This is a predicted structure of a 322-nucleotide RNA (Bacterial RNase P class A) from Roseivirga thermotolerans. It was read from a public genome assembly, where an Rfam model found it. The prediction has a mean pLDDT of 75.
[in-house]
């Protein structure tokens, strides 16, 4: 100084002037709404809907089946399929002795069982007999050579089917819940009424509930509102504890809530990336259209997946100056 690998981080910002959303005050107004002021306002992945809880709703969340899922030891977490640390094992590199650094991973079973393995090879499993040698009453009976990743009750393989231990009730914000408004307490066909058919959040079983009951046709109203809906398993910053993930403790912070969907255009200045000169380099001038993925929809913790450019930390190799 280059590159390569892994991890954090940034990915605008500041006035004005006009719009829009919500919350608060003030003043009008019968509400509705109007004005005028102060306040906020899309993300590091808001993506995917793959996990895991929150919370809301179903009678029990009773045993079972399918189905999923995890898989060395230990820790953190509300919880996980996450995360952090160690050990094994592989890869690099370096070193020369069992070691050092840096990475990767889906790391329980192959004698419970089924299956796979091209080409070569004589033959790929209780098969098989090429060349040579030994031995026998006889036989691939034994050993060498050869071919292959693998060659004698044979080993690899289980993000091959499988099996073993462990774990899992279900839907989900179009979840739910309250108000209003309206119609037809109506018509029809079958099964049922305490001997429970049917129904009652995958399936099967069992317990329980219940009769204006269940499955079916035909019609007929209705599509509004208001809540869920945002103070949190929440956060800057410091301390004290642990190798770390992380917990506790103080002092402070308040950061959209829309419902066909606000969160935005104008213009001026200013920085970063870059890009030129000057200088051995730190610098210093100038120019400078902000440049990549990409927009909340019940919250949060995680994973994966897309990202111009750029900074910082660590590790390894190459080089070049001293």
């Nucleotide at each position: 100084g280059a590159u390569a690998u892994a991890g954090a981080c940034c990915g605008u910002c500041u006035u004005a002037u006009c719009g829009c959303u919500c919350u608060c005050c003030c003043g009008a107004u019968u509400u509705a709404u109007c004005g005028g002021g102060a306040g906020u306002g899309a993300g590091g992945a808001a993506a995917g809907u793959c996990c895991g809880g929150g919370c809301a709703c179903c009678a029990c969340a009773g045993g079972g089946a399918a189905g999923c899922a995890u898989a060395g030891c230990g820790g953190c977490u509300a919880a996980c399929g996450g995360c952090c640390g160690u050990c094994a094992u592989c890869c690099g590199u370096c070193a020369a002795c069992u070691g050092a650094c840096g990475g990767a991973g889906a790391g329980g079973a192959c004698a419970a069982g089924u299956g796979c393995a091209a080409c070569a090879g004589a033959a790929a499993g209780u098969a098989u007999g090429u060349a040579c040698a030994g031995g026998u009453a006889a036989u691939g009976c034994u050993g060498u050579a050869g071919u292959g990743a693998a060659a004698u009750c044979a080993g690899g393989u289980a993000a091959a089917c499988u099996c073993u231990a462990u774990g899992c009730g279900g839907u989900g914000a179009a979840a739910u819940g309250c108000c209003a408004c309206g119609u037809a307490u109506a018509c029809u066909u079958g099964c049922g009424u305490u001997u429970g058919a049917g129904g009652g959040u995958u399936c099967c079983c069992g317990u329980c509930c219940a009769a204006u009951g269940c499955a079916g046709g035909a019609g007929g109203g209705u599509a509004g509102g208001c809540a869920g809906a945002u103070a949190g398993a929440c956060u800057u910053c410091g301390g004290u504890a642990g190798u770390a993930a992380u917990a506790c403790c103080g002092c402070g912070g308040c950061c959209a809530g829309a419902u066909a969907a606000a969160u935005g255009a104008u213009a001026a200045g200013a920085u970063c990336a870059u890009c030129c000169u000057c200088a051995a380099a730190a610098g210093a001038g100038g120019a400078g259209u902000a440049g990549a993925c990409a927009g909340a929809a019940c919250c949060c913790g995680g994973c994966u997946u897309a990202c111009a450019g750029g900074u910082c930390u660590a590790u390894a190799u190459c080089u070049u100056u001293u």